[in-house]
Molecule: small-subunit ribosomal RNA
Organism: uncultured rumen bacterium
RNA sequence: AGAGUUUGAUCCUGGCUCAGGACGAACGCUGGCGGCGUGCCUAACACAUGCAAGUCGAACGGACGAGGGGAGCUUGCUCCCCGAGUUAGUGGCGAACGGGUGAGUAACGCGUGAGCAACCUGCCUUUCAGAGGGGGACAACGGUUGGAAACGACCGCUAAUACCGCAUGAAACAUUUUGGUCGCAUGAUCGGGAUGUCAAAGAUUUAUCGCUGAAAGAUGGGCUCGCGUCUGAUUAGAUAGUUGGUGGGGUAACGGCCUACCAAGUCGACGAUCAGUAGCCGGACUGAGAGGUUGAACGGCCACAUUGGGACUGAGAUACGGCCCAGACUCCUACGGGAGGCAGCAGUGGGGAAUAUUGGGCAAUGGGGGCAACCCUGACCCAGCAACGCCGCGUGAAGGAAGAAGGCUUUCGGGUUGUAAACUUCUUUGACGAGGGACGAUAGUGACGGUACCUCGAAAACAAGCCACGGCUAACUACGUGCCAGCAGCCGCGGUAAUACGUAGGUGGCAAGCGUUGUCCGGAUUUACUGGGUGUAAAGGGCGCGUAGGCGGGAUUGCAAGUCAGAUGUGAAAUCUCCGGGCUCAACCCGGAAAUUGCAUUUGAAACUGUAGUUCUUGAGUAUCGGAGAGGCAAGCGGAAUUCCCAGUGUAGCGGUGAAAUGCGUAGAUAUUAGGAGGAACACCAGUGGCGAAGGCGGCUUUCUGGACCAAAACUGACGUUGAGGCGCGAAAGUGUGGGGAGCAAACAGGAUUAGAUACCCUGGUAGUCCACACCGUAAACGAUGGAUACUAGGUGUGGGAUGGGUUAAACCGUUCCGUGCCGGCGUUAACACAAUAAGUAUCCCACCUGAGUAGUACGACCGCAAGGUUAAAACUCAAAGGAAUUGACGGGGGCCCGCACAAGCAGUGGAGUAUGUGGUUUAAUCCGAAGCAACGCGAAGAACCUUACCAGGGCUUGACAUGUACUGGAAUACUUAAGAGAUUAAGUAGCCCUUCGGGGCCGGUGCACAGGUGGUGCAUGGUUGUCGUCAGCUCGUGUCGUGAGAUGUUGGGUUAAGUCCCGCAACGAGCGCAACCCCUGUUGUUAGUUGCCAUCAGGUAAAGCUGGGCACUCUAGCGAAACUGCCGGCGAUAAGUCGGAGGAAGGUGGGGACGACGUCAAAUCAUCAUGCUCUUUAUGUCCUGGGCUACACACGUACUACAAUGGCGAGUACAGAGGGAAGCAAAACCGCGAGGUGGAGCAAAACCCAAAAACUCGUCUCAGUUCAGAUUGCAGUCUGAAAUUCGACUGUAUGAAGAUGGAAUUGCUAGUAAUUGCAGGUCAGCAUACUGCAGUGAAUACGUUCUCGGGCCUUGUACACACCGCCCGUCACGCCGUGAGAGUCGGAAAUACCCGAAGCCUGUGAGCCAACCGCAAGGAGGCAGCAGUCGAAGGUAGGUCUGGCGAUUGGGGUGAAGUCGUAACAAGGUAACC
Repeated sequence: AGAGUUUGAUCCUGGCUCAGGACGAACGCUGGCGGCGUGCCUAACACAUGCAAGUCGAACGGACGAGGGGAGCUUGCUCCCCGAGUUAGUGGCGAACGGGUGAGUAACGCGUGAGCAACCUGCCUUUCAGAGGGGGACAACGGUUGGAAACGACCGCUAAUACCGCAUGAAACAUUUUGGUCGCAUGAUCGGGAUGUCAAAGAUUUAUCGCUGAAAGAUGGGCUCGCGUCUGAUUAGAUAGUUGGUGGGGUAACGGCCUACCAAGUCGACGAUCAGUAGCCGGACUGAGAGGUUGAACGGCCACAUUGGGACUGAGAUACGGCCCAGACUCCUACGGGAGGCAGCAGUGGGGAAUAUUGGGCAAUGGGGGCAACCCUGACCCAGCAACGCCGCGUGAAGGAAGAAGGCUUUCGGGUUGUAAACUUCUUUGACGAGGGACGAUAGUGACGGUACCUCGAAAACAAGCCACGGCUAACUACGUGCCAGCAGCCGCGGUAAUACGUAGGUGGCAAGCGUUGUCCGGAUUUACUGGGUGUAAAGGGCGCGUAGGCGGGAUUGCAAGUCAGAUGUGAAAUCUCCGGGCUCAACCCGGAAAUUGCAUUUGAAACUGUAGUUCUUGAGUAUCGGAGAGGCAAGCGGAAUUCCCAGUGUAGCGGUGAAAUGCGUAGAUAUUAGGAGGAACACCAGUGGCGAAGGCGGCUUUCUGGACCAAAACUGACGUUGAGGCGCGAAAGUGUGGGGAGCAAACAGGAUUAGAUACCCUGGUAGUCCACACCGUAAACGAUGGAUACUAGGUGUGGGAUGGGUUAAACCGUUCCGUGCCGGCGUUAACACAAUAAGUAUCCCACCUGAGUAGUACGACCGCAAGGUUAAAACUCAAAGGAAUUGACGGGGGCCCGCACAAGCAGUGGAGUAUGUGGUUUAAUCCGAAGCAACGCGAAGAACCUUACCAGGGCUUGACAUGUACUGGAAUACUUAAGAGAUUAAGUAGCCCUUCGGGGCCGGUGCACAGGUGGUGCAUGGUUGUCGUCAGCUCGUGUCGUGAGAUGUUGGGUUAAGUCCCGCAACGAGCGCAACCCCUGUUGUUAGUUGCCAUCAGGUAAAGCUGGGCACUCUAGCGAAACUGCCGGCGAUAAGUCGGAGGAAGGUGGGGACGACGUCAAAUCAUCAUGCUCUUUAUGUCCUGGGCUACACACGUACUACAAUGGCGAGUACAGAGGGAAGCAAAACCGCGAGGUGGAGCAAAACCCAAAAACUCGUCUCAGUUCAGAUUGCAGUCUGAAAUUCGACUGUAUGAAGAUGGAAUUGCUAGUAAUUGCAGGUCAGCAUACUGCAGUGAAUACGUUCUCGGGCCUUGUACACACCGCCCGUCACGCCGUGAGAGUCGGAAAUACCCGAAGCCUGUGAGCCAACCGCAAGGAGGCAGCAGUCGAAGGUAGGUCUGGCGAUUGGGGUGAAGUCGUAACAAGGUAACC
C1' cells in the first nucleotide's frame, strides 16, 4: 500500500466482498511446562448452608470464676476476704467506611472551569479558657405472669464517662447602639458599650488517656453557575407552583423548597415538550491523522440494595448485612400469629453459546475498636480451576546416499516423500528422582511453602497439532463421485478425464495452539472538517417576492469580542511515549521526564473579521432624455375558412381507403350560385427574430399598466447579495356553478384489418376544448445546467441603442453598451462535450445526492369538493443497477455496388404412369447414418446367396483373426462315405521337412495372459468433407492519435471481375487471399513419321493407302511462337482506366479446369480409417440356414417416358469424340421373328473388337385417347448364376391403364450455352430411367437495377454480444417469504381526573398520664399517650394517549431451469419513444 466482482472488450460512477488489528468471548479438533493477568456480557431471576462489623472490663453495676488467704469446726463441708480471667446488659466509638451491582437516570447526573458576602464538618492538628456543687431514674438482676414461637407485661432493687437542674463563663450566639475600612450590589469586616442565653466526666498500673466552651487549620461534604454531553420533527407547541413579587414557614445553608396573597408570566425552530436508548469520565480498541466504536478488569464520581413509600438515630444516612408501613414471593406455626431479603465471599437452582473453590491466612498492605496487649476484617494477601489472554521455553543437535523399505505417482525410464529415517557421535532446557533452601520481616510474627532458586543423578529418554492448497492468497497430483453427494468470504465449482466436492500422497502457513462464528475500527475519500459530488452515472427547488440567518465596496479614528503572543492556575493517580532500573529475557513491575492538543485568569499587539463613529462614490437606487417589443388587463372592430339554414341550377352518385365497408344521397346529396346564422382560430409578414421571473405571449384599434435597454451624470450614500420557514404566480388535463358550442375530439357506437383487435385505418360522436367566477398545484415545468459578483484568446451572424467617419439621402466602415446564435483556443471533463450566455479560474448563499429493487409506495400528518398532492420509511430480495465511448452482429434504417438475383427469353418441375430416395405406417426384422439452403437417384461406382451391420432358429467359448507362454499330442492337407438345413460331427484312405539328436518349423488339444465388438459418446478427438464462396476479403510490423477498449493503414475521389490499379491522405511497408505461374482447348512454326496420312510417282482391286514409295497435307506429341490495352482516336486528371477502331486464329481474364484466405455453423462422419474414455466377455464376440433391408391407406424430393404432325410408322442413307477389352472384347459366316445361340478370325490394342443415333430423303397416317402413349397383365422364351418363389435383366406375342401440356407455387440456363440426339465408362456373374464423361445438331433474350433472394463496402440506431432463432413486458395459475389493511382480542408504558387512604413528619387538640426544675402544698413549667386534620405509597374507578402480540378475510410486493395468454419496449421494434 491494495485486490476480486457489472462488459465481447474499455474508461468511469457505484455498491458488495477480501487481505489487518482487537476481544471479559463461545464452538470444533488438538494439548508439554512456567510467569503475569483475566473469568455470569444472559434472569437488578429465586436462593439452602457457612462466613463477610465489631470492639472497649482503663466508662458502669452485676453474674461466673481457675487460684490464693482467713475463720469455724463436724477433716470435708460452711462462711468471709483477695482474685488472673470470661462476659449477657447499661454506656462509648464504629456500623454512612470497606465490598457488590448498573436497574433507574438525557439530569448540574457526569466532565471541565469558576463561585458560596448563602453553608456544615465526628475522629485529627494548633491555640486560648475550663472541669464547682447537686439530683432523680432505667436495664441487667430478683419475683409474678402471657405466648407454640418470635417476643413480651407487671411489681421491686441498682451503677456509670447514661440522664437532668444549679453555679461560673466570653473571644460564642441573639437583640440594640456607636465608630472606622472595604465591596458593583444584597452587604461584608474590624472595634467600643448595654441587655439576655448556654459547659463539663471521669478512668488509671500515675506514664497518660479522656471531658467542656471558643478560635483556626486540615479532611470530608452541601449548594449555585458558564461550557460540553445519543437518536427521532412521521413528537411543534409546552407550562398553574407554572414564571416573578411580598409576607410567613422550613433548612446547616440559598431557593416556589413549602404556604397565603398579588401580577401573568416562563420555555421553544440555536429544537421546548414528548418518545426511544443509555450510568458518566480517566481511559480502551482502531486509525497516518482527523475521526469512529467502546466504558470488562484498574482508578474518580453518581445511582441502587426484593418493589414502592416513610421517617428515626447520628458529625454524617433518608442507612445492602438498622427501623416502620404497603405489595409480591419464600419459610415456620399449636392457625391465634411470626420470620426473611447474597446487585458482600464461596456455593445452589434457573436462564444461557458461555464464565471458577461452599479453599488457606490475617504473615504483609489497609480499615474499625482499644492506653495497650489484642480482637475483628470473604477488604486484602495467597492457593485451587479454565490455553480465556499476553509473554517465555521445550518436544533434541551434528554427521549420515545403498538416495533403504514402505507410501504416492509414472510417459514404466523414473520421480517424490528425502538427510527425512535407520545408523554413528553429542547435549540435558522442561518434566522425573535426591539434597540444600530464600527475599518478602531495618525487635518478634510467613498463609504462600519445603515454593522460587541452587547442586547432583538418569536416559533421546516423557512432550505436535490445526488449517489451507481455482483466483483474490503462500501451497498440486492421483483415485472416487457425475448439477448427485457436496463446497462457497466474493467471483463461482459439480451434468464421466473436477488442481474448487470426498479420500490419499505431497506441499504451504501458523504452532501449544490452529481454525470457525460473533462484535468493533480499518481498508471505505462509501457522509468527504482534514477529504466527495449534482448537463448525460444518484443529485438544481417549476418560477418569483421576501422574513430570520449567512456573506458583504473605498478611506480613516477608537474599542478589543473573535484572532495572535507571553505569564499564572488547573488539567488526580494509573494508562500511552521516551529514558533508566528490577525479576536469567520478555510479558509484568518500579523511578524520572514528557505529554494530557482543554478550561480559566491576566498582560500585551491591532494587520484581518467584528463593533462604534466620521467620510467617499465606483456597488445599488432615484430623477431626466430617447427609441424597441406577440409583456399584462379590458373593450371594440375585421376578413379568409369550416359547418349549418333557406332559395336557385343540376343529376346519380358522393365520401372514404392499402383495398373496402359503415355513412350521406332520387324525400334530390356531392358539385355550383346567391343570401343568412353561429362559434372558434388568426394564413402571408415570420426570422436559432422580439418580450416576459417562469408558465407563456402572434389579426387590427383604443384605454389602463409592469419591466428591460441606451445616453448624459443632477441627487441619496453601501441603502447590497443569497434566502430555511412564509407569501404569491404557475402548461395541459381534471373539478364546481352558470353560459356557450362551428370545428376538433377521450368515452361510446358502427365499419374494416386480424388467429384475436376492447388498437393502429375509416364513418359518426358525448364530456372537454371557448367565456365568467372559484378550485387543483402538477409536467421530459429541460439548457435534464440554482442565484449573485469578478477575471480569462479569437472569428462570424443577428435584434435594440449611442457615437465617429462617409453619403444630397442611403448603403457602407470603425468604436461602444445591452440581448440572442454558431464555430473555436487555453482550461475542464469518465467520455460525450462545455468553452465570456462556461460544464474554465475564484468568492458567497440556498437546494439536493449517497448501490439496485421494494417505492415516490405503506403508515401518520398537513392541503384538497373529489381526483389527488406534499412530506416520506421499513421488512425482504439481489451483486449488481448505471453513464460514456469501442468492436461486432442485427434493423419491416439510409447510400453505393455485384451475382441467371430480378427483369427479357428458352426449356422445365408441380398434374399422369413408372423408376428411385425419404418420411410415415407396418413388421420377428423392415440394419445404420444423412435433416432448411448445405438430408432425400445422398454414404450405396450397382442388397437373389455373399455383401449384411437387422430378425428367427441351430451351434462354439483362448474363440473366425494376432502375439506370448507352460504342458501335451500330431504333419498340415487332400479325397471318399454317412448323419444333418448347414455350421458341424463321425469313419476311412493317402500324406512331412530341418537337426548339433537337446530340439526346431508347421498343425491340433488343455490352461494362463488376452483376442473380438458396424456396442456408446462426432458435445472428448485426429484425419477427411460440406457451406458461406472463387465472395474480396482477413491480418501484421513500425509510426501516429486516443486515459483506454481501439482507431489509422483498409476510409475518401475515380476505376476494376478483384483491397485490380491510379490519385489523395499520418501514415510507411509487409503477409495470407485476387491475378499470374499448372492442365485442356483455339492459331502457327519446328522436330519426329508407326499402328496414323496419301498430294505427287508406280502397281493394283468389285471396292478399299490394298502394295511399293513418300512424310507435302491431315493427324499424333514433344519443344517453341503468339495477346501486352502493344498501336490509333475519343473520354478521363496529363493517371489508373474506359469506349471505338486497325491488325490478328484469338482483344482487353480468349473459353474451360485444377486451385478455396482469416474464419463461421460444438455443421457431417467413432459405420472408410485411426483414437481417449466407457460398456460387453459361454456374449453386444464368432459360425451357419432361412428371412429381412424389395413391406404399403398415404405424403414429399429427384429423374425417366409421354400426352404427339417440328410427330408416329415403314424404307433408304451420311457423319463423331472419348473410352473399354485377357476368368476379356469378340469379327466374318450360319441358326432363331427376337432376346440369343453356334462359331471362333483378330486383338494386351493410333493396328483387332465393342460400334452408332438424332439429322437428311421418300412414302404413309390427318387430329382421334388415334398407326400417340406405353403402364398393367396372360402366355411362350433367352441369358447370368449352386440358386431368379419372396427378389434379376432381356425377347416374342397378346392385353392397351392414366395421360390431350398440367392450380398455388417453383427450378435451370447468357453461347458452342439452353434445348435436343445418341455413345462410352466405372460398379458388375447378372442387373442403370442413376452417376461420371464424350461428341452430333444447335437457338432465343438481357431495356435495365424499382422490386425478390444472397453477398461486399460506407454510414446510422440499438436496452443485442449464446449476438434478432437476440432481448424483453404485463395479467393469470402454483409454491414459499416478508409486509400493509382488518371486525376485533390480549398485553405493556407514561400521564390525567376522582375515590380510598397505611406508615410517618408536621399542625391542632390533649378532659387521660408523668421521676428530675419551681413550690410547704395546691399547683405550675415541661413532656407523653390518645384523638383530629393537611400531605401521603400501594390499591380502586374512568375516559383518552402511546406502543406491542395474535387475528377470519383481504391488498399490493419479492422470489421460484424449462406452466398459460398475448408482444408493450429495445432497429423507423414494424402506430417513433417518453412525462